Record summary
The prediction has a mean pLDDT of 84. Predicted 3D model of a 71-nucleotide RNA (transfer RNA) from Tetragenococcus halophilus subsp. halophilus. The same sequence occurs in records of 2 taxa. The organism belongs to Tetragenococcus halophilus, within Bacteria.
RNA sequence: AGGGACAUAGUUCAAUGGUAGAACAACGGUCUCCAAAACCGUCGAUGCGGGUUCAAUCCCUGCUGUCCCUG
Numbered sequence: 001a002g003g004g005a006c007a008u009a010g011u012u013c014a015a016u017g018g019u020a021g022a023a024c025a026a027c028g029g030u031c032u033c034c035a036a037a038a039c040c041g042u043c044g045a046u047g048c049g050g051g052u053u054c055a056a057u058c059c060c061u062g063c064u065g066u067c068c069c070u071g
Base pairs, nucleotide, nucleotide: 001070002069003068004067005066006065007064010024011023012022013021018054026042027041028040029039030038047063048062049061050060051059
């Protein structure tokens, strides 16, 4: 330099164009002499900009970042 993949919660991952879920973590509660475990609940996210669409995590495009391949 060229080509490709990926970017969603604190972490690891889901989500056929129709108001984004799970597990673990954190916090609160129940239980316990106390704690752990268990159970119940709460909080928390679509990298940034533009386009298409009635509607975009999803389709197109630019940028940023990470990884892989070629030289």